[in-house]
RNA sequence: GGGAGCGUAGCACAAUUGGUUAGUGCACCGGACUGUCGAUCCGGAGGUCGCGAGUUCGAGUCUCGUCGCUCCCGCCA
Numbered sequence: 001g002g003g004a005g006c007g008u009a010g011c012a013c014a015a016u017u018g019g020u021u022a023g024u025g026c027a028c029c030g031g032a033c034u035g036u037c038g039a040u041c042c043g044g045a046g047g048u049c050g051c052g053a054g055u056u057c058g059a060g061u062c063u064c065g066u067c068g069c070u071c072c073c074g075c076c077a
Stems, first nucleotide, its partner, number of pairs: 001073007010026004019057001028044005050066005
C1' cells in the first nucleotide's frame, strides 16, 4: 500500500435485516427482607449506536468519507 471483519450504557452482548419510545445480563444507586454482610425480591439511574456526511417519510441497520482495533496479502530495509 491492497483486501476482509468489528466498533451500541462502566463491562459482555441483543435489536425481526429500514419502522414509530434502542433493549438484556452483570456492575452501580435506592428500598424490602436479614442481628450485620451476602443472597433473594422490588424499583431507579445510565446511550452524540466510533466520528462526519448522504439516501429515505423514516437509519443502529443502506451508501460514501474518516478514526481505532483484529486478521490476510504485498512492498522496503
The RNA shown here (transfer RNA) has 77 nucleotides and comes from a Lentisphaerota bacterium. It matches the Rfam family "tRNA". Model confidence (mean pLDDT): 80 of 100.